[in-house]
Molecule: transfer RNA
Organism: Candidatus Doudnabacteria bacterium RIFCSPHIGHO2_01_FULL_46_24
Parts: sequence; C1' cells; structure tokens
RNA sequence: GGGGGCAUAGUGUAACGGUAGCACAACGGUCUCCAAAACCGUUAGUUAAGGUUCAAAUCCUUAUGCCCCUG
Repeated sequence: GGGGGCAUAGUGUAACGGUAGCACAACGGUCUCCAAAACCGUUAGUUAAGGUUCAAAUCCUUAUGCCCCUG
C1' cells in the first nucleotide's frame, strides 16, 4: 500500500428497514434485629459526518479507533 471484520447503557450481548431488548452492575423500596439472598421499581445506550427512504442500529459513502490477512 491492498483486502476483510468489529464499534449498541458502567460491563457483556441481542435486534427481517417499522416503539432499541435481555443479563449483570448501580440506585430506591419491600422483607430482616442487622446484613446477604429473594421480590418490586428507577436511571442509563446505537463511534462521527453525510446520503437513500414515509421511516435507518440495520442499506450506501467518507472519516476515526481496534483486530485479522496479504504485498
């Protein structure tokens, strides 16, 4: 230099173009003499900028970061 893959909540991981879920964690509550566990609830997310579309996490382009292959 060329090619490919990945980027979603604090962490891990889903999501045929049609309301972004789940688990753990955090916080609040119930229970308890106290705590843990259990149960109920709350907060929090699509790497960035454009394009296509009635509608984009998803399709297209470019950029950034990480990983892999190759000269």